[in-house]
Context: one part of a larger RNA
Molecule: small-subunit ribosomal RNA, central domain
Organism: uncultured bacterium
RNA sequence: CUGGGUUUAAAGGGUGCGUAGGCGGACUAAUAUUAAGUCAGUGGUGAAAUCUUGCAGCUUAACUGUAAAAUUGCCAUUGAAACUGAUAGUCUCGAAUAUAGUUGAGGUGGUUGGAAUGUAUCAGUAUGUAGCGGUGAAAUGCUUAGAUAUGAUACAGAACACCGAUUGCGAAGGCAGAUCACUAAACUAUUAUUGACGCUGAGGCACGAAAGCGUGAUCGGGAUCAAACAGGAUUAGAUACCCUGGUAGUCCACGCCCUAAACGUUGCAUACUCGGUUUUAGCGAUAUACCGUUAGGACCCAAGCGAAAGCAGCGUUAAGUAUGCCACCUGGGAAGUACGUUCGCAAGAAUGAAACUC
Numbered sequence: 001c002u003g004g005g006u007u008u009a010a011a012g013g014g015u016g017c018g019u020a021g022g023c024g025g026a027c028u029a030a031u032a033u034u035a036a037g038u039c040a041g042u043g044g045u046g047a048a049a050u051c052u053u054g055c056a057g058c059u060u061a062a063c064u065g066u067a068a069a070a071u072u073g074c075c076a077u078u079g080a081a082a083c084u085g086a087u088a089g090u091c092u093c094g095a096a097u098a099u100a101g102u103u104g105a106g107g108u109g110g111u112u113g114g115a116a117u118g119u120a121u122c123a124g125u126a127u128g129u130a131g132c133g134g135u136g137a138a139a140u141g142c143u144u145a146g147a148u149a150u151g152a153u154a155c156a157g158a159a160c161a162c163c164g165a166u167u168g169c170g171a172a173g174g175c176a177g178a179u180c181a182c183u184a185a186a187c188u189a190u191u192a193u194u195g196a197c198g199c200u201g202a203g204g205c206a207c208g209a210a211a212g213c214g215u216g217a218u219c220g221g222g223a224u225c226a227a228a229c230a231g232g233a234u235u236a237g238a239u240a241c242c243c244u245g246g247u248a249g250u251c252c253a254c255g256c257c258c259u260a261a262a263c264g265u266u267g268c269a270u271a272c273u274c275g276g277u278u279u280u281a282g283c284g285a286u287a288u289a290c291c292g293u294u295a296g297g298a299c300c301c302a303a304g305c306g307a308a309a310g311c312a313g314c315g316u317u318a319a320g321u322a323u324g325c326c327a328c329c330u331g332g333g334a335a336g337u338a339c340g341u342u343c344g345c346a347a348g349a350a351u352g353a354a355a356c357u358c
Stems, first nucleotide, its partner, number of pairs: 004329003007312001012326001014207004021200003025091003031088004036084002038080008052068006094197001095194004099189005106183007113160001117156004125151003131142002168175002212256005220251001225249001229245004267325006275300010304314002331358003340351004
C1' cells in the first nucleotide's frame, strides 16, 4: 500500500461549528451546448536481447538461428455523446425562510421562599437536671462555667424534600425550590417564498464533569461534608476499614487546566426493511375517551445480522440492506514509557518510538 475490520476480542476522535478536500436531487426512453474524463477507428512510437508460440541447426538437451506474437503504455488525429465533468436554462421532492401555535430541570443574569444544619463570644435567652454522643463492643470527644433534650429569637452559608417518572431538555459535558428579564432550540399545522443553497469534514476555532492551579491585601465566602493531619479503637502489626475531631477543598468572581468507564464501551448524514406493547409533546371534526397522523423516549420480537456451526446479543433508536465522508486498528510485554517538539504558572496534557523479550 492492498485487503479485512472497529458493542464485548486491537480499533469511533469527549462534543459541536466549519476551511480545504471528497461526494452530491429531478428534467421520465429525450432540456440545450461542449467534449476534459470515458468509448470506438486510424497513424506513429513503444531499441535489441529476454519471456511466449511455430519452424530450423548442433546425435538430443541446454544453447543458437529465424519468423510471429507480445510490449496491456504514450503521442497525434477522426468520430460518438449514454454516463461523470463544464457552461446555460427549467423544476420542487432535499435544504432553508416566512406565518400561526405548542413544548421542556436548554442557557445567562437578577429577585425571592420554606425545611434542615450550624453558630450565638468574657455563661446570649426560657424550661430543666445529669448525663450526652458514639460502637460489634468501647474509648477519644462534649457536659454542673448547666450540656443533651424541648420552645422562642437572631445570624450564616450551602443544597433544593414531596411533585419525580422506564419523565423531559441540551451537540456533548450536563441541567431540578419559586418568580422576573434576556436568550437559544425542537416540534406541529396549513399554505406561501427561495430554488440544490446539500452531506461529510484533514488542519482550524469554540465548548468541555470532577479533581487541580492562579488572583481575591480589611478576612471574597466558609454552614455542611471532608483528602492531608491529630487522637481513640481494632490488630501480631494497622501508615487502613470503624469512631471523635479537622485543614486545603467543597461555594462565588475572573483567568488557567483540557482529562474521565467524557459509555449506548456503538462516528455523522440519507434511503429502504414483518409485527406487537407502552410513553412524552402536538395536530386532525366536537377532540374527554377511542381512532388516525407527525416528531421523540422505553420494551418485546419476524426476516436479516452475529467470522463455518453454535452462542451473548442487535433487530425502523440496527450491530440488517445500501450510498457518501471522516476517525481509528494490525500479536502480548517493554509503554501511553524514552527522546524530540507544541501547549501549560505548575501539576501535567498532546504527539509518540526502539532495543530487548515471550